Molecule: transfer RNA
Organism: Pyrinomonadaceae bacterium
RNA sequence: CGCGGAGUAGCUCAAUGGCAGCAGCACCCGGCCGAUAAUCGGGCGACGGAGGUUCGAUUCCUCCCUCCGCGACCA
Repeated sequence: CGCGGAGUAGCUCAAUGGCAGCAGCACCCGGCCGAUAAUCGGGCGACGGAGGUUCGAUUCCUCCCUCCGCGACCA
């Protein structure tokens, strides 16, 4: 530098052009226990950025940023 993939909560993921799942784990509070673990109840919290299309964009399009893989370059 080129091609491809990915970016959604603290972490791991899902879904969808029409309220993002009461998502799992974590975390916080409480129940249970002598106590811890487990378990149960409740709570907390998210669409990388900027434009465009659209009545409506997390979703489609363009550019940018970051990460991953492959390839090229490596004077």